About this RNA
RNAcentral holds the sequence, with entries from ENA. A computed fold for a 71-nucleotide RNA from a Candidatus Berkelbacteria bacterium, annotated as transfer RNA. Rfam family: tRNA. The family's RNA type in Rfam is transfer RNA. Rfam describes the family as follows. Transfer RNA (tRNA) molecules are approximately 80 nucleotides in length. The coordinates come from a structure-prediction model, not an experiment, and the mean pLDDT is 84. Taxonomically the source falls in Candidatus Berkelbacteria (Bacteria, Bacteria candidate phyla).
[in-house]
RNA sequence: AGCGGGGUAGGGGAAUGGCACCCCGGUUGGCUCAUAACCAACAGGUACAGGUUCGAAUCCUGUCCCCGCUA
Numbered sequence: 001a002g003c004g005g006g007g008u009a010g011g012g013g014a015a016u017g018g019c020a021c022c023c024c025g026g027u028u029g030g031c032u033c034a035u036a037a038c039c040a041a042c043a044g045g046u047a048c049a050g051g052u053u054c055g056a057a058u059c060c061u062g063u064c065c066c067c068g069c070u071a
Stems, first nucleotide, its partner, number of pairs: 001070007010024004018054001026042005047063005
């Protein structure tokens, strides 16, 4: 320098162009003599900037970061 794959909540992983979900973790409440476990509720997210579309995590362009291959 070129090519390929990837970036989604504090961590990990899903998501036909149509309400962003699951597990762990966090907070609050319940249960308990108490803690853990268990039960319920809540908070928290699509790397960034544009474009297409009625509608974008998803499609297109550029940038940034990570992994790999080639030179």